[in-house]
SAM riboswitch aptamer (S box leader) from Fictibacillus gelatini DSM 15865, 106 nucleotides, folded computationally.
The model forms 97% of the base pairs in the Rfam consensus.
It was read from a public genome assembly, where an Rfam model found it.
The organism belongs to Fictibacillus gelatini, within Bacteria.
Its Rfam family is "SAM riboswitch aptamer (S box leader)". Gene Ontology term of the family: regulation of gene expression.
RNA sequence: UUCUUAUCCAGAGAGGUGGAGGGACUGGCCUUAUGAAACCUCAGCAACAGGUCUGCUUUUAGACACUGUGCUAAUUCCAGCGGGUGAUGAUCCUGAUAGAUAAGAG
Numbered sequence: 001u002u003c004u005u006a007u008c009c010a011g012a013g014a015g016g017u018g019g020a021g022g023g024a025c026u027g028g029c030c031u032u033a034u035g036a037a038a039c040c041u042c043a044g045c046a047a048c049a050g051g052u053c054u055g056c057u058u059u060u061a062g063a064c065a066c067u068g069u070g071c072u073a074a075u076u077c078c079a080g081c082g083g084g085u086g087a088u089g090a091u092c093c094u095g096a097u098a099g100a101u102a103a104g105a106g
Base pairs, nucleotide, nucleotide: 001106002105003104004103005102006101007100008099013042014041015040016039017038021031022030023029025080026079027078028077043072044071045070048068049067050066051064052063053062054061055060076098081095082094083093084092
């Protein structure tokens, strides 16, 4: 970097360094000197994979949170391309696309 599978309306922040952006992209809308990004420390959330335990007995359910990740403003912040609703529009519903994360494969 590509492919496959699963999930994405739940949950969870303080301090230090730093000093202007950040929310993937585009538009919107937010956020930010009452301190952005990034990095560090500690804490927390979750339970994807491994591990341990329990039940069952042949691969499945549950528990723990030890290991590897991940995450801790706003539904993936909303929309983007279609379909439905609607006279049009707004609104709402829905499928995809894109993105993120995990596991596996090349």